[in-house]
Order: sequence, then structure tokens, then C1' cells
RNA sequence: GUCGCAAUAGCUCAACGGGCAGAGCACCGUACUCGUAAUACGGCGGUUGCUGGUUCGAUUCCAGCUUGCGGCU
Repeated sequence: GUCGCAAUAGCUCAACGGGCAGAGCACCGUACUCGUAAUACGGCGGUUGCUGGUUCGAUUCCAGCUUGCGGCU
């Protein structure tokens, strides 16, 4: 230099033939306990990496950029 993959909650990851963004863990509260842990129930948490485009509607499609990983040179 070029090609490919990835980027979503504090962390690990889903969701994708375009139609309300979810789970586990963590955190907080309550119950239980002499107390803690465990367990049960509930709760909090997101401008879906950035900028544009297409569309009635974009996490999803298109273009560019950024970061990381890998292949080729």
C1' cells in the first nucleotide's frame, strides 16, 4: 500500500431477509440470615465507533473516516 473481519449497557455477547434494542455477569433495593455469602423477587443502565446517503422507517443497506485484529505485498 491493498484485501477481509470486528466496533451494540460498566464487562462478555445476542438481535439483523429494514419495523418498539435484549441476555448473562456486575451495580442498587427488598425478602431470607445473629451477621455475611448464597438464593428469590424487583430496579438502574444504550445518541448501536464517527460523518453523510438511501428509505415512510436504519443496529441492519450504501459511501467515507477512526480504532483493533488478521491475510497478501
A computed fold for a 73-nucleotide RNA from a Verrucomicrobiia bacterium, annotated as transfer RNA. Its Rfam family is "tRNA". Rfam's curators write: Transfer RNA (tRNA) molecules are approximately 80 nucleotides in length. The family's RNA type in Rfam is transfer RNA. Lineage of the source: Bacteria > Pseudomonadati > Verrucomicrobiota > Verrucomicrobiia. RNAcentral holds the sequence, with entries from ENA.